[in-house]
RNA sequence: UGGCGCGUUCCGGCGAGGGGCCAAUUCCCGACCGGUGGUGAUGUCCUGGGGGGCAAACCCCAGGACAAGUCCACGAGCCGCGUAAGCGCGGUUGAGCCGGCGAGAAACCGGCACCGACGGUAAAGUCCGGAUGGAAGAAGGUCGCAA
Numbered sequence: 001u002g003g004c005g006c007g008u009u010c011c012g013g014c015g016a017g018g019g020g021c022c023a024a025u026u027c028c029c030g031a032c033c034g035g036u037g038g039u040g041a042u043g044u045c046c047u048g049g050g051g052g053g054c055a056a057a058c059c060c061c062a063g064g065a066c067a068a069g070u071c072c073a074c075g076a077g078c079c080g081c082g083u084a085a086g087c088g089c090g091g092u093u094g095a096g097c098c099g100g101c102g103a104g105a106a107a108c109c110g111g112c113a114c115c116g117a118c119g120g121u122a123a124a125g126u127c128c129g130g131a132u133g134g135a136a137g138a139a140g141g142u143c144g145c146a147a
Stems, first nucleotide, its partner, number of pairs: 001147001003145003006141001008139003017029003031126002033116002035074004042067010069114002077092006096112005118129003
């Protein structure tokens, strides 16, 4: 330094405004939001070095940070079975096209679309509830094991 383990801490956001109704943040118009890891033809930013030039623009190299709701995978949820329980196993688990640049686009740029568990309630991605929960995972550790 990396691997496996252990324990600690952390780990999801959003209904402006209006219509209509006895009643809806649930309907209608419109508004708003985007968990985790990976990928990134790359893009943007930062730091250092070099080139360039009056200076700047700009170019190159190295390091770092960030960047996908709809590409790959994971997670919660839901269903079934087992279990005293913790939990385990199995199943299920949403949604993207068009144009541009280009040798090449699932990621860049532009445009227009689309998606969102269960229970409650006037029909809910956004309210209330299970949940002061759990997890993918992230960070760090006078910790343990093997190399």
The RNA shown here (FMN riboswitch aptamer (RFN element)) has 147 nucleotides and comes from a Bacillota bacterium. The prediction has a mean pLDDT of 81. Lineage of the source: Bacteria > Bacillati > Bacillota.